[in-house]
Context: one part of a larger RNA
Molecule: small-subunit ribosomal RNA, central domain
Organism: uncultured bacterium
RNA sequence: UUGGGUUUAAAGGGUGCGCAGGCGGCCUUUCAGGCCGGCGGUAAAAUUGCGGGGCUCAACCCCGUAUAGCCGUCGGAACCGGAGGGCUGGAGUGGGCGAGAGGUACGCGGAACGCGUGGUGUAGCGGUGAAAUGCAUAGAUAUCACGCAGAACCCCGAUUGCGAAGGCAGCGUACCGGCGCCCUACUGACGCUGAGGCACGAAAGCGCGGGGAUCGAACAGGAUUAGAUACCCUGGUAGUCCGCGCAGUAAACGAUGAAUGCUCGCCGUCCGGCCCGAGUGAGGGCUGGGGGGCCAAGCGAAAGCGUUAAGCAUUCCACCUGGGGAGUACGCCGGCAACGGUGAAACUC
Numbered sequence: 001u002u003g004g005g006u007u008u009a010a011a012g013g014g015u016g017c018g019c020a021g022g023c024g025g026c027c028u029u030u031c032a033g034g035c036c037g038g039c040g041g042u043a044a045a046a047u048u049g050c051g052g053g054g055c056u057c058a059a060c061c062c063c064g065u066a067u068a069g070c071c072g073u074c075g076g077a078a079c080c081g082g083a084g085g086g087c088u089g090g091a092g093u094g095g096g097c098g099a100g101a102g103g104u105a106c107g108c109g110g111a112a113c114g115c116g117u118g119g120u121g122u123a124g125c126g127g128u129g130a131a132a133u134g135c136a137u138a139g140a141u142a143u144c145a146c147g148c149a150g151a152a153c154c155c156c157g158a159u160u161g162c163g164a165a166g167g168c169a170g171c172g173u174a175c176c177g178g179c180g181c182c183c184u185a186c187u188g189a190c191g192c193u194g195a196g197g198c199a200c201g202a203a204a205g206c207g208c209g210g211g212g213a214u215c216g217a218a219c220a221g222g223a224u225u226a227g228a229u230a231c232c233c234u235g236g237u238a239g240u241c242c243g244c245g246c247a248g249u250a251a252a253c254g255a256u257g258a259a260u261g262c263u264c265g266c267c268g269u270c271c272g273g274c275c276c277g278a279g280u281g282a283g284g285g286c287u288g289g290g291g292g293g294c295c296a297a298g299c300g301a302a303a304g305c306g307u308u309a310a311g312c313a314u315u316c317c318a319c320c321u322g323g324g325g326a327g328u329a330c331g332c333c334g335g336c337a338a339c340g341g342u343g344a345a346a347c348u349c
């Protein structure tokens, strides 16, 4: 509790696609379902509202009248809706350009860490606040050469770019997706949103198989300490990597759902187009798209937001309704499990 809200107070679904549903551009004709009006019917009485009256007033009583709804009938045509015709601004298609760490697969590269073999070489190395555990005369550390393996890609690199989100960064090739600009040739409202549903979804985790250099939960040891199941050190298994399958969560954040229109400006920046300038440059102007900073109006409890709105409006979805109990219990659904989804109450303040 039909109200008000959701950046930070409770509250935007992690993200997309999309069935149903809701909502939907401009002009015109028509129908008359919605809508509006007239008339009629029904609306028991009492009660109620209004007008009037009677008990000295009132309560109380009496008379008249009214009400929505439903049904019938006759009309109206602005709006909503149905049907027909037309339009191009929304949306899409075509043609020409363009940028990008967008995705998938395959191939290639160098540096570094580690390891192996060999050479040089000798007594330490490593590590810390200081140490010790550890490694080392069976020759370590250091250094040179060759080789192996796995993982990640320095600089460029940026308030950069791309993607719906998660996310994406060495180089090349192939295939696939989205986006922007220019031409305004074509279609002619084909649109927006989207309960369910389906798909995608970081890290950790799970199953099977591989791989295993580095790092490293657990674990062991050394320190520290009153203790030290930690912080520091030496090791180190799972994991970290790959393939296939599962899981489906997050401070999945802009803590800000999507779409459309409208509302002063300034600055720098990324990607297009046009013009000026040019000796093909620097620079400047206009215009479209993106990503940032600062502000007018306005909004806001304030912090702040401010054409990328948290302003002014419309449509659709999701969600909130005091704190704890509790994202718990129970039930159901899903999962191999871990657990996930849905999600209370008693009690208490």
Stems, first nucleotide, its partner, number of pairs: 003321004007303002012317001014200004021193003025087007033080002035076008048066007090190001091187003094183005102176007109153001114148007124135002161168002205246006215239001219235004257316006265294003269290008298305002322349003331342004